[in-house]
RNA sequence: GGGCCCGUGGCGCAACCUGGAUAGCGCGGCUGGCUUCGGACCAGCAGGUUGCGGGUUCGAAUCCCGUCGGGCCCA
Numbered sequence: 001g002g003g004c005c006c007g008u009g010g011c012g013c014a015a016c017c018u019g020g021a022u023a024g025c026g027c028g029g030c031u032g033g034c035u036u037c038g039g040a041c042c043a044g045c046a047g048g049u050u051g052c053g054g055g056u057u058c059g060a061a062u063c064c065c066g067u068c069g070g071g072c073c074c075a
Base pairs, nucleotide, nucleotide: 001074002073003072004071005070006069007068010027011026012025013024020058029045030044031043032042033041051067052066053065054064055063
C1' cells in the first nucleotide's frame, strides 16, 4: 500500500443480507416487595439518538461515499 471482517446503553450480543418508522435480549445498576439481615426470587425504573461526517430516500442501525479505531490475510 491492497483486500475482508468488526464497531449498537457500563459489559456481552441481536436486528443489517430483503429500509418501515416505539432499536430488543441477557448481565450489571437503581427503587420497591419478600427475608431477622443478606443472597436467591418477584415487580418496576433509568440508561442508546447504532464509531464519526456526508449523501440517497417520504423514511436509514440497515443502502452509497469518505474517515477513525481494532482484528485477520496479501504485498
This is a predicted structure of a 75-nucleotide RNA (transfer RNA) from a Microcaldota archaeon. Rfam family: tRNA. Rfam classes the family as a transfer RNA. Model confidence (mean pLDDT): 82 of 100.